[in-house]
RNA sequence: AGGGUUUGAUCAUGGCUCAGAUUGAACGCUGGCGGCGUGGAUAAGGCAUGCAAGUCGAACGCGAAAGUCCCCUUCGGGGGAUGAGUAGAGUGGCGAACGGGUGAGUAACACGUGAGUAAUCAACCCUCCGGUGGGGGACAACCGCGGGAAACCGGGGCUAAUACCGCAUACGCCGGGAGAAUCGCAUGUUUCUCCCGAGAAAGCGGGCCUCUACUUGUAAGCUCGUGCCGGAGGACGAGCUCGCGGCCGAUUAGCUAGUUGGCGGGGUAACGGCUCACCAAGGCCAAGACGGGUAGGGGGUGUGAGAGCAUGGCCCCCCACAAUGGGACUGAGACACGGCCCAUACUCCUACGGGAGGCAGCAGCGGGGAAUAUUGCGCAAUGGACGGAAGUCAGACGCAGCGACGCCGCGUGGACGAUGAAGGCCUUCGGGUUGUAAAGUCCUUUUCUGAGGGAAGAGACAGGACGGUACCUUGGGAAUAAGCGUCGGCUAACUACGUGCCAGCAGCCGCGGUAAGACGUAGGACGCGAGCGUUAUCCGGAUUUACUGGGCGUAAAGAGCCUGUAGGCGGUUGGGUAAGUUGGAUGUGAAAGCCCCGUGCUUAACGCGGGGAGGCCAUUCGAUACUGCCCGACUUGAGGGCGACAGAGGAGAGUGGAAUUCCUGGUGUAGCGGUAAAAUGCGCAGAGAUCAGGAGGAACACCGAUGGCGAAGGCAGCUCUCUGGGUCGCACCAGACGCUGAGAGGCGAAAGCUAGGGGAGCGAACAGGAUUAGAGACCCUGGUAGUCCUAGCCCUAAACGAUGGAUGCUAGGUGGUGGUCGGAAAGAUCGCUGCCAAAGCCAACGCAUUAAGCAUCCCGCCUGGGGAGUACGGCCGCAAGGCUAAAACUCAAACGAAUUGACGGGGACCCGCACAAGCAGCGGAGCGUGUGGUUUAAUUCGAUGCUACACGCAGAACCUUACCUGGGUUUGACAUGUAGGUGGUAGCGAAGUGAAAGCGGAGCGACCCUUCGGGGAGCCUACACAGGUGCUGCAUGGCUGUCGUCAGCUCGUGCCGUGAGGUGUCGGGUUAAGUCCCGUAACGAGCGCAACCCUUGUCCUUAGUUACAAGUGUCUAAGGAGACUGCCGGUGACAAACCGGAGGAAGGUGGGGAUGACGUCAAGUCAGCAUGGCCUUUAUAUCCAGGGCGACACACACGCUACAAUGGUCGGUACAAUGGGCAGCGAAGCCGCGAGGUGGAGCGAAUCUCAUCAAAGCCGAUCCCAGUUCGGAUUGCAGGCUGCAACCCGCCUGCAUGAAGCCGGAGUUGCUAGUAACCGCGCGUCAGCCAUAGUGCGGUGAAUACGUACCCGGGUCUUGUACACACCGCCCGUCACGUCAUGGGAGUCGGCAACGCCUGAAGCCGAUGGCUCGACCGCAAGGAGAGCGUCGUCGAAGGCGGGGCUGGCAACUGGGACGAAGUCGUAACAAGGUAACC
Repeated sequence: AGGGUUUGAUCAUGGCUCAGAUUGAACGCUGGCGGCGUGGAUAAGGCAUGCAAGUCGAACGCGAAAGUCCCCUUCGGGGGAUGAGUAGAGUGGCGAACGGGUGAGUAACACGUGAGUAAUCAACCCUCCGGUGGGGGACAACCGCGGGAAACCGGGGCUAAUACCGCAUACGCCGGGAGAAUCGCAUGUUUCUCCCGAGAAAGCGGGCCUCUACUUGUAAGCUCGUGCCGGAGGACGAGCUCGCGGCCGAUUAGCUAGUUGGCGGGGUAACGGCUCACCAAGGCCAAGACGGGUAGGGGGUGUGAGAGCAUGGCCCCCCACAAUGGGACUGAGACACGGCCCAUACUCCUACGGGAGGCAGCAGCGGGGAAUAUUGCGCAAUGGACGGAAGUCAGACGCAGCGACGCCGCGUGGACGAUGAAGGCCUUCGGGUUGUAAAGUCCUUUUCUGAGGGAAGAGACAGGACGGUACCUUGGGAAUAAGCGUCGGCUAACUACGUGCCAGCAGCCGCGGUAAGACGUAGGACGCGAGCGUUAUCCGGAUUUACUGGGCGUAAAGAGCCUGUAGGCGGUUGGGUAAGUUGGAUGUGAAAGCCCCGUGCUUAACGCGGGGAGGCCAUUCGAUACUGCCCGACUUGAGGGCGACAGAGGAGAGUGGAAUUCCUGGUGUAGCGGUAAAAUGCGCAGAGAUCAGGAGGAACACCGAUGGCGAAGGCAGCUCUCUGGGUCGCACCAGACGCUGAGAGGCGAAAGCUAGGGGAGCGAACAGGAUUAGAGACCCUGGUAGUCCUAGCCCUAAACGAUGGAUGCUAGGUGGUGGUCGGAAAGAUCGCUGCCAAAGCCAACGCAUUAAGCAUCCCGCCUGGGGAGUACGGCCGCAAGGCUAAAACUCAAACGAAUUGACGGGGACCCGCACAAGCAGCGGAGCGUGUGGUUUAAUUCGAUGCUACACGCAGAACCUUACCUGGGUUUGACAUGUAGGUGGUAGCGAAGUGAAAGCGGAGCGACCCUUCGGGGAGCCUACACAGGUGCUGCAUGGCUGUCGUCAGCUCGUGCCGUGAGGUGUCGGGUUAAGUCCCGUAACGAGCGCAACCCUUGUCCUUAGUUACAAGUGUCUAAGGAGACUGCCGGUGACAAACCGGAGGAAGGUGGGGAUGACGUCAAGUCAGCAUGGCCUUUAUAUCCAGGGCGACACACACGCUACAAUGGUCGGUACAAUGGGCAGCGAAGCCGCGAGGUGGAGCGAAUCUCAUCAAAGCCGAUCCCAGUUCGGAUUGCAGGCUGCAACCCGCCUGCAUGAAGCCGGAGUUGCUAGUAACCGCGCGUCAGCCAUAGUGCGGUGAAUACGUACCCGGGUCUUGUACACACCGCCCGUCACGUCAUGGGAGUCGGCAACGCCUGAAGCCGAUGGCUCGACCGCAAGGAGAGCGUCGUCGAAGGCGGGGCUGGCAACUGGGACGAAGUCGUAACAAGGUAACC
């Protein structure tokens, strides 16, 4: 610090995602040791049990028991001493308000920070001043009686005090009055003087007896200590007040009755509406009141470069709470966690009458949960309560236990050790790897274990829970100790096997459909290591909320426009001030934490010491550039005045002509209208056409524009009235008066709405006619709202320059328009409006003085796509609807610009038998062949649009043969190796059996080498292996088809572009051609084209087997010549080239062939061959016989033969070329009607032969338009040939038979010249042949091409694109099915906070007429005073009620998202076939 992911690729935008760090964690696998930390985050849900707050006898009264000893005894027991003034409870004091827990509530002066208290309190502690005299009456405990199950309670009697109550005293304090001084921010503060009034106390302990009294010794007394009372100050702590700071949403906009203030009373330690009565009507709020949601706050912590963001567990500070709610009492302090009262819920006890309880203290239990520990030890240390002290108490605390929960440290050994052991895994079988790893040798002992010693922590003695711990010494022995995750990219680490879109993985992209580095396992590797992964959280990366540090023309984003409020910002200059700003000082910013330095535990974590950092904080002293504020001045910003000017600017009133339509009349007759074509429609009741007249409404041709005006919407005949704005000129006035603008107000196309008019044309809806598969459309004929006017609503738009407003600055060129200067010129200048272009900007496109450039100010808006501009809520509207505006869920993208292709029912140019023009066909018939389908035991397999279908097959009766049925064989029909065996071995092989294969085995019977032992070959057995036309052409090689013989496809360097990429290869000509020429940021080059090669046409040379009589050279076969736009004319850029001509056998590539660029189709072929992998192994191998590949209701493809007279038949007659031939071609002759037979000459072939070779042709004859003398299918009979064999299933011959068919629907094929067509001939395969096929050869030998609009294919340029497996593309909506979340919904069930009324506990306060009473007064009666009771205000909870907010469920219903191949159509993307869109 970045990376992955949108595309064919690119740049940009933009989201998603990863690598890092973190944690009070949890889960999975694993686990040796130690140190330091840390551990109920959920149910502030409920709790058994124990413990967590007591202490003081030096405040006070009372006061046991067991046990032991002694005595007495009626043996039942009693008494005494001791235990012991002990235990114990009680009165009283202090403490219990601390310490400990939790985070529910709280958005608040709760917290933080800084101030204030002139408005306050303060027990214990410290300092100082003064005092502590003298009396009184009770109540507990105790004794005794009573009630109760208990808890506990009541009456009676006795009693002490530092308990309680009078009285005295009063330095000072407090209250009242008078006066003076001082200070302050108002009320007031502080100090002093005088007068009046009120109000205190408590003792206890130790020591000493000199004086006094009893007189042992005590009391008084003295003294010391400690208490007590009043006052002043301090310290610690607390209360109250204020400034500032720190959550979310406006789909919460208004809130408020003690409310805001005043006077007075009350209350408090204290100010205060805190409370009450009365008076006034205030107070808060867009700088967010009120209501809602969420939340304890801070120091800090995590992360981050920082700014920030997130967080508040442990530790520290503050707050709040103690089952829930309310309340007060006591007290210095509480509204009180382990106190009290009441209400409620819950739990427990009960004798049913009543009672008891509160772990959010420490442990612990159950519950909930993914999840969080011991019912431990100790007061030794620290801090604390009480006490004079000893001491007691203490789940604070110190320790230990449990948990890898975290951080830190250590170890599981070290060195040497190569035949690189064995084993595993891989392998190209050579090897590689695990791997110095192991073994082995030497060594060490942290850890472990045995034994021994043994702390510090403890400030005078003693005293240690931890702890026989840490630590030390010593013995033993490599001994006790390694896992987890990952290995497709990101991201470090690769192979094998298994699996076969299955099982599974996955953070994102994505893997898996038979060779998976992505699943599972193994080997290996990589990473970390007592841990490693996963999940969850937060920060980071994310400049992806942008203060630092983003944007808004087209990616998301400028409000439709204007006016203007608050606010923000603001020209030149002087002075003042010092708020902002800035510097210094002071205070504060607790400790811990953080940073630095040092130091202590062996190190570290951890701890300790010192220093530092840390605030938008406060006070104070300075500075004055800038901003603010105050005062003054200025004129350039803004405004005004005067003079001119242009204009569809706005409103109202009037007025004009053209045209459409309608009406009336005239002329006139059969159509008009409409369309691609039609029809509906109109018209003989007279249309349309035409003429005249009239009516009415709407809109204003020409001018007219690339023009003008307006803020925008928008504005168009002409005239008048009223009216807004702008521009230019002068420089007269005034003097910053300005810019922007949240809310707000106004304007705002069309459509739409309300009411009333109007209505010619046009024209949603609607009707009809067409079109169509359908046509709810496009086209046509009609036609209602509407369009127009008046008044009022609506308030939207692709309201667009998709570009907010203002100001300044920054090259030019060229137009339009309105002014001014100028001579109507040139030119200058101001305003508006276009185009091009520089710098600059931009992702690019593009913008460019009219900025999208450079800057400033203000406003609006954006933050992935979908859901959705939707739901709900609110506001507006008559309605339609508008404005504001989410979430769940879902996707890994959506999107912009540009690039290369491909495509278009886009454009331009150009080719091709592509069309057209022609000729002959196919499609109909019969037959042949192939294919589909069907059938079958099998009909083997492959080929499947063009580019499969007379294709693989250039030869299926057996064989072939791969298929089927049946019968056999199992190292095999064939190859190689190893081991063993075999000597009458290998080989031959009779009988028998069988369909054959095979089984069988009489008998016969070898070979090579030799050192004579044997070896080789053969054969047999066994093991390796053979074999497979079994699968995968989507694992492959090779070969082939197709686009296409089309003219294209690329490279190097340079240049352009951020880049993909472009340029070159484009443009103008030209060509068959990227062929050539010219132009040109390109210059060259390669693969293609062409040429070179073969053949053919002319000539020449050479040769001459054969041919022919010679000789020749028709011929054969070898070489060469010739043709190059070379020459002439014309056209053309003077070029390339084209047109015409000459010459020539041949002329512009002479004809034909071979030759096929980069690539495309996962095209074809595993069955031609080769080959990876998989499968099979008495079978998917192999042998054999028979069958099948030949089936047949059909369909298609390629052909043959025909349908006849340009013909058939018969007779005669003429002329080829290419080829083949020895298991072959086969002559003559003879036989047969013929196929053929016989025969064998000749010939390995220019010699012989197939083969006299031809046929169409020509000559003659006949047939006479007929299903025929056409046509030959089919069938019968008789023959021939090949072959082991013609039944399935061959070919040929003769005789007989004589079917369909009379020229072929839609449609479709070939061919441009020696071509088509017609005619025959050869060859390959082959025993024969189903060949009418294939491939060659020659013979006869045409027609047509105007032309490129159209069909098909192709090339180049250009354009659009939402396509890129590329139009056989993409893609939209309804419907149907499934899943999910969500809106509405009759309702129903909860929750929360208020409100009104009723009832009203405890309790404070108030009232009091009933009852009661020790202290004071009084002789008493009684009084004062107090308590209880009763009543009242307030008051928690409860009840009733209507509303508010919020949630769950819900028949039904609405849309939405997603889902493999469902249905219907075709809306959009190419002019998407009606341009699209708002």